This is a predicted structure of a 91-nucleotide RNA (c-di-GMP-I riboswitch aptamer) from Cytobacillus eiseniae.
RNA sequence: UAUAGAAAAAGGCAAACCUAUUGAAAAAUAGGGACGCAAAGUCACGGGUCUAAGGUAUUAGUAGAAUUACUAGGAUCGCCGGAUUGCCUUC
Numbered sequence: 001u002a003u004a005g006a007a008a009a010a011g012g013c014a015a016a017c018c019u020a021u022u023g024a025a026a027a028a029u030a031g032g033g034a035c036g037c038a039a040a041g042u043c044a045c046g047g048g049u050c051u052a053a054g055g056u057a058u059u060a061g062u063a064g065a066a067u068u069a070c071u072a073g074g075a076u077c078g079c080c081g082g083a084u085u086g087c088c089u090u091c
Base pairs, nucleotide, nucleotide: 004089005088012037013036017032018031019030020029021028022027035078041084042083043082045081046080047079048076049075050074054071055070056069057068059066
């Protein structure tokens, strides 16, 4: 350095839920809180999944408003793969 994460050591992150804020929503951020995680560090590159403001069509209607379907340029890296960086040790 590679490989591996069985046993250690130092630590790290933080699910659900609650509160506040942002957002059309999904969701995110902050605080509390720990389900778990050897990358549960980082990146939306590929796939998957979620949402549908706007757009398109549809029902309805003809001021407005409302119904249904499709659609990501929005979201998710704690869904998977990939890329990239890293602590300790190496049965």
Its mean pLDDT, the model's own confidence on a scale to 100, is 87. It was read from a public genome assembly, where an Rfam model found it. The source organism's lineage runs through Bacteria, Bacillota, Caryophanales, Bacillaceae and Cytobacillus.